[in-house]
Molecule: SAM riboswitch aptamer (S box leader)
Organism: soil metagenome
RNA sequence: CAUCCAGAGAGGCGGAGGGAACCGGCCCUGUGAAGCCUCGGCAACCGCCCCGCCAGCCGGCGGGAAAAGGUGCCAAGUCCGGCGGGGCGCUUCGCCUCGACAGAUG
Numbered sequence: 001c002a003u004c005c006a007g008a009g010a011g012g013c014g015g016a017g018g019g020a021a022c023c024g025g026c027c028c029u030g031u032g033a034a035g036c037c038u039c040g041g042c043a044a045c046c047g048c049c050c051c052g053c054c055a056g057c058c059g060g061c062g063g064g065a066a067a068a069g070g071u072g073c074c075a076a077g078u079c080c081g082g083c084g085g086g087g088c089g090c091u092u093c094g095c096c097u098c099g100a101c102a103g104a105u106g
Base pairs, nucleotide, nucleotide: 001106002105003104004103009039010038011037012036013035017028018027019026022082023081024080025079040074041073042072045070046069049064050063051062052061053060054059078102083099084098085097086096087095088094089093
C1' cells in the first nucleotide's frame, strides 16, 4: 500500500480444549479441540503467459488466460459487539449505516 459479506475437507497420530489478545455474547468440540503428518480442494496476492496504454532501456498502469511454481486459506462476515459520526424505533433499551482501532494475508 491492497484486500478481508465469495470460495474450499477427508484420513492418520494426538487426547482437551478452540474461535488472535482482554471484557461481554454466541458458537464449535470425547459423534474427538489444539498441534503435527499425508492426501485433496479453494482462491488468484506474487511469479509465468497474452493484449492495450504510458514510457519507448529498466519499468509503470489496466484487462485477460492458465493453475504443473512461491505464499495463503479450507465452521459461522475478521463469528458478533466494545470507540466515534449519522439515521430509525415500540427509547433503563434495541436496530440500521459509515468510519476508527485492533488483527489476518499478500